The RNA shown here (transfer RNA) has 73 nucleotides and comes from Butyrivibrio proteoclasticus. Taxonomically the source falls in Butyrivibrio (Bacteria, Bacillati, Bacillota, Lachnospirales). Its Rfam family is "tRNA". It is annotated as a transfer RNA.

[in-house]
RNA sequence: UGCGGCAUAGUUCAAUUGGUAGAGCGUCUGACUCUGACUCAGGAAGUUGCAGGUUCGAGUCCUGCUACCGCAG
Numbered sequence: 001u002g003c004g005g006c007a008u009a010g011u012u013c014a015a016u017u018g019g020u021a022g023a024g025c026g027u028c029u030g031a032c033u034c035u036g037a038c039u040c041a042g043g044a045a046g047u048u049g050c051a052g053g054u055u056c057g058a059g060u061c062c063u064g065c066u067a068c069c070g071c072a073g
Base pairs, nucleotide, nucleotide: 001072002071003070004069005068007066010025011024012023013022019056027043028042029041030040031039049065050064051063052062053061
């Protein structure tokens, strides 16, 4: 430098041919307990890497850029 992959909650990952952004773990509150853990119930947490485009509607499609991984030189 070229090609491919990847970027979504604190973390690990989902999201069907473009149609309400979710789950596990963690975290917070409550119940339970002498206390803690376990268990149960509930809550909070997202500019979907950045900037544009297409569309009635974009995490998803298109363009550029950035970070990381791989291949080739």
The coordinates come from a structure-prediction model, not an experiment, and the mean pLDDT is 80. RNAcentral holds the sequence, with entries from ENA.